Background: Bacterial RNase P class A from a Candidatus Limnocylindrales bacterium, 361 nucleotides, folded computationally. The prediction has a mean pLDDT of 77. Its Rfam family is "Bacterial RNase P class A". By type it is a ribozyme. From the family's description: Ribonuclease P (RNase P) is a ubiquitous endoribonuclease, found in archaea, bacteria and eukarya as well as chloroplasts and mitochondria.
RNA sequence: CGAGCCGGCCGGAUGGCCGCGCGUCGUCGGGGCAACUCGUCGACGUGAGGAAAGUCCGAGCUCCACAGCGCAGGGUAGCGGGCAACUCCCGUCCGCCGCGAGGCGAGGACCAGCGCCACAGUGACGAUGCCGCCAUCGGGCUUCGGCCCGGAGACGGAGUGAAACGCGGCAAGCUCUACCCGGAGCAAGGCCAAAUAGGAGGGCGCAACCCGGUUCGCCGGGGGAGAGGCGCGUUGCCCAGCCCUCGGGUCGGCCGCAUGAGCCGUCGGGUGACCGACGGCCUACAGAUGGAUGGCCAUCCCCGCGCGGCGCCUUCGGGCGUCGGGCGGGACAGAACUCGGCUUACAGGCCGGCUCGUUGA
Repeated sequence: CGAGCCGGCCGGAUGGCCGCGCGUCGUCGGGGCAACUCGUCGACGUGAGGAAAGUCCGAGCUCCACAGCGCAGGGUAGCGGGCAACUCCCGUCCGCCGCGAGGCGAGGACCAGCGCCACAGUGACGAUGCCGCCAUCGGGCUUCGGCCCGGAGACGGAGUGAAACGCGGCAAGCUCUACCCGGAGCAAGGCCAAAUAGGAGGGCGCAACCCGGUUCGCCGGGGGAGAGGCGCGUUGCCCAGCCCUCGGGUCGGCCGCAUGAGCCGUCGGGUGACCGACGGCCUACAGAUGGAUGGCCAUCCCCGCGCGGCGCCUUCGGGCGUCGGGCGGGACAGAACUCGGCUUACAGGCCGGCUCGUUGA
């Protein structure tokens, strides 16, 4: 210098103007029975990510369910360790890939049973087509030495194939073994709490009068009164309810909801994942619910492509360095109960360690 491997990190900066969400303090004014809440103005504070994503795995939290055991269903799988837990992470063995740094691996069991094993091949697990050998049965011939044909056995060989009889191979086929697993999810769920209707308790009413019944308490019908209703008064009309208290749910409101398996530093333990001790930080410090976190300008930064000047080299085509100015670009994406992982997306850039090759010293 070229080609690579592994790990870690950043992911535009500063200022100005305008705008948005949330919060603190103050101010003025509304809504609502209440709970609580909305708005104006002023000052101030604060406001996305390494993946906030996919919602794949594991948890916290909440409610529901729950005697024990088993079945069904789902999951995991060398060995050891880490973690709240995991299908995650670390170490290591083995296998495969790579010259190597390294990478990948659902990596228990085919001595329980079932299933499958392309093509070729007789045969892919219940085997015997070809050649040879050995023993044997039946039939035929015989010069009595054997020869021929057929059956059955499967010892060797050739051939096919990834694998050929070996208790073959395959479990990311069913299955078996061992171990693990209750369900639903923040629209979980909790608290406060109208009107109307319904529930429970209590109080006041349904008059006088007439008829009927009666268990002599009252009941039914007519009647129409009042201290009932039609907002109030008058007139008129209506008729059996009216009032108070309590409790549950609904409308509505608030919480859950930002202090957490938290972050940073030092020291110690461990090969490592990780763990422990001590100290510090989280101030109003994201918390929306049609869902804020943005836009413009200036200067700078980074990358790409032309142009011009200067210097060096040149095989005279150009190349390299540097300065100036121009144009274009700066990704993937975006919280919604919260964490730990995995996976996927990503312009451009930085740092560290290592491998292979070439050349020079």